[in-house]
Source information: A computed fold for a 79-nucleotide RNA from Candidatus Electrothrix aarhusensis, annotated as c-di-GMP-I riboswitch aptamer. NCBI's taxonomy places the organism under Bacteria, Pseudomonadati, Desulfobulbia, Desulfobulbaceae, Candidatus Electrothrix. The sequence was found by an Rfam model in a public genome assembly.
RNA sequence: CUUGAACACAGCCACAGCCGUCGUGAGGCGGUGUCGGAAAGCCACGGGUCUCUACAGGAGAGAUAGCCGGGCCGCCUGC
Numbered sequence: 001c002u003u004g005a006a007c008a009c010a011g012c013c014a015c016a017g018c019c020g021u022c023g024u025g026a027g028g029c030g031g032u033g034u035c036g037g038a039a040a041g042c043c044a045c046g047g048g049u050c051u052c053u054a055c056a057g058g059a060g061a062g063a064u065a066g067c068c069g070g071g072c073c074g075c076c077u078g079c
Base pairs, nucleotide, nucleotide: 004076012037013036017032018031019030020029021028022027035066041072042071043070045069046068047067048064049063050062051061052060053059
């Protein structure tokens, strides 16, 4: 510099469940756990899904980055 095809022992992240805590809720955070992950790092911009509110429809406010796309920044291996 290129690629994300292959590998990733060690190291990294941590689903469900359980405990504590916050929230009306979807869910968040901490601990445990270890289903999985090579961006399962960050950003709700587009779509999806979910929640709440008032609803005839539509709408508003939220959640999800471990649903997909997109953006930003990295790690590792090989050349």